RNAcentral holds the full RNA, with entries from ENA, Greengenes and SILVA. Small-subunit ribosomal RNA, central domain from an uncultured bacterium, 345 nucleotides, folded computationally. Its mean pLDDT, the model's own confidence on a scale to 100, is 87. Its Rfam family is "Bacterial small subunit ribosomal RNA". Its family is annotated with ribosome and structural constituent of ribosome in the Gene Ontology.
Context: one part of a larger RNA
RNA sequence: UUGGGCGUAAAGGGUACGUAGGCGGUUAGAUAAGUUUGGUGUGAAAGCCCGAGGCUCAACCACGGGAAGCACUGAAAACUGUUUAACUUGAAUAGUGGAAGGGAUUGUGGAAUUCCUAGUGUAGCGGUGAAAUGCGUAGAGAUUAGGAAGAAUACCAAUGGCGAAAGCAACAAUCUGGACACAUAUUGACGCUGAGGUACGAAAGCGUGGGGAGCAAACAGGAUUAGAUACCCUGGUAGUCCACGCCGUAAACGAUGAGUGCUAGGUGUCGGGGGUCAAACUUCGGCGCCGCCGUUAACACAUUAAGCACUCCGCCUGGGGAGUACGCGCGCAAGCGUGAAACUC
Numbered sequence: 001u002u003g004g005g006c007g008u009a010a011a012g013g014g015u016a017c018g019u020a021g022g023c024g025g026u027u028a029g030a031u032a033a034g035u036u037u038g039g040u041g042u043g044a045a046a047g048c049c050c051g052a053g054g055c056u057c058a059a060c061c062a063c064g065g066g067a068a069g070c071a072c073u074g075a076a077a078a079c080u081g082u083u084u085a086a087c088u089u090g091a092a093u094a095g096u097g098g099a100a101g102g103g104a105u106u107g108u109g110g111a112a113u114u115c116c117u118a119g120u121g122u123a124g125c126g127g128u129g130a131a132a133u134g135c136g137u138a139g140a141g142a143u144u145a146g147g148a149a150g151a152a153u154a155c156c157a158a159u160g161g162c163g164a165a166a167g168c169a170a171c172a173a174u175c176u177g178g179a180c181a182c183a184u185a186u187u188g189a190c191g192c193u194g195a196g197g198u199a200c201g202a203a204a205g206c207g208u209g210g211g212g213a214g215c216a217a218a219c220a221g222g223a224u225u226a227g228a229u230a231c232c233c234u235g236g237u238a239g240u241c242c243a244c245g246c247c248g249u250a251a252a253c254g255a256u257g258a259g260u261g262c263u264a265g266g267u268g269u270c271g272g273g274g275g276u277c278a279a280a281c282u283u284c285g286g287c288g289c290c291g292c293c294g295u296u297a298a299c300a301c302a303u304u305a306a307g308c309a310c311u312c313c314g315c316c317u318g319g320g321g322a323g324u325a326c327g328c329g330c331g332c333a334a335g336c337g338u339g340a341a342a343c344u345c
Stems, first nucleotide, its partner, number of pairs: 004316003007299002012313001014200004021193003025087007033080002035076008048066004053061002090190001091187004095182003102176007109153001113149008124135002161168002205246006214240002219235004257312006265290010294301002318345003327338004
């Protein structure tokens, strides 16, 4: 609870698509449902509101008038609705063009790492604050040659690009999504939001089957320490990788929902257009920084708004108890979603 809010105090849903619903551009006509106004009826009495009275006042009582509301009816036509006809600026489509780590699949490459084989070669290597565990005379480490495997793609690289978000980086091919610019043409409001719903959704985790180089929860050992279930060191299994299926959460953050319009500038950069020999300059779209007006408790935000407005959705209402209990739904499980109260300060 007809109030005030949601960057950091409680509060923006992780993201998108979209159903119902809500809201909706310009012009003209019609209509009269909403709206405005008049009349009639009803609106019992009491009560309520106004006026003027009676108990010395008041409470109280009596009198007169009145009100929304509902029904019928007459009128008005600005706005909303409905309908008819039209429009092009919102939206969409067609054409041309350049840009990009957007997505999926398949293939290829080089560097590094580890392991294996062989050669050279001899006593150390490794590790740390210092050590030790560990590896090594059964020949390690170092070095040369060959081979195998898996994972990740140095430099380019950026304050840079793309994507709805999660996220995306070697190279090539195939398939595929979106955005942007340009000058016309076409459709003619086809739009915005979006309760439920559906899809996507890092990491970890789960199921089945593969794979396993490096790294590394758990675990073991060595140190440190009063102790050391840690930090450091030596090892090391799940996992990390692939396919298919689940899970559905994150400081899923810009801690800032989506859309539209309006409101000083400066500067850098990415993509495109105009312009030019090249520039300057200019224009559209993105990404940053600085900065007026305004906003803000301040910090700060400031045409990528947290300014000025409108539309729609989500959410908040003292701290703890508690994102707990119970119930329900989903899940193989882990758990997730929804979500209290007693009590206490």